[in-house]
RNA sequence: GGUCCCGUAGUACAAUGGAUAGUAUAAGAGUUUCCGAAGCUCCAGAUUCAAGUUCGAUUCUUGACGGGACUA
Numbered sequence: 001g002g003u004c005c006c007g008u009a010g011u012a013c014a015a016u017g018g019a020u021a022g023u024a025u026a027a028g029a030g031u032u033u034c035c036g037a038a039g040c041u042c043c044a045g046a047u048u049c050a051a052g053u054u055c056g057a058u059u060c061u062u063g064a065c066g067g068g069a070c071u072a
Base pairs, nucleotide, nucleotide: 001071002070003069004068005067006066007065010025011024012023013022018055028042029041030040031039048064049063050062051061052060
């Protein structure tokens, strides 16, 4: 250089073009305890960026950026 894949919460992952984008874990608060750990309850937190298609985009298309695999 060429081909292909991926990008969602601090982390690991879901979400058939349509519900307030969900689960686990971690963080914070409360409860419990003599104190911790564990358990239980509550709480905040995310779609890489831009444009397009569509009544409606995490999802489809194009480009950019970042990461990865193969190839010479």